This is a predicted structure of an 86-nucleotide RNA (c-di-GMP-I-GGC riboswitch aptamer) from Mesobacillus campisalis. Rfam family: c-di-GMP-I-GGC riboswitch aptamer. Its family is annotated with cyclic-di-GMP binding in the Gene Ontology. The organism belongs to Mesobacillus, within Bacteria.

[in-house]
């Protein structure tokens, strides 16, 4: 460098519940919770998905653009703990 144990030390926390002088929504944050995770740390750069307080087209349902979101959808970038086997 790479790899990833029925190892060690720690970490994170899905669904769900409750709360918020957060949000239009998706969603976020906090508390509880634990399905999982070796980057489930961080960054919306590419793809994807979600949203609609907007715009345009179609006017029926939708489509495009734009807005915001998801890093626990997949890539990519970046930082990083431990060390058995191959």
């Nucleotide at each position: 460098c790479a790899c990833g144990a029925u190892a060690a030390u720690g970490g994170c926390a899905a669904a769900c519940u409750c709360a918020u002088u957060c949000g239009a929504a998706a969603g976020a944050u906090g508390a509880g919770g634990a399905c999982g995770c070796a980057a489930a740390g961080c960054c919306a750069c590419g793809g994807g998905c979600c949203u609609u307080c907007a715009u345009u087209c179609a006017c029926a349902u939708g489509a495009a653009u734009a807005u915001g979101g998801c890093a626990g959808c997949c890539g990519g970038g970046u930082u990083g703990c431990c060390g058995a086997a191959a």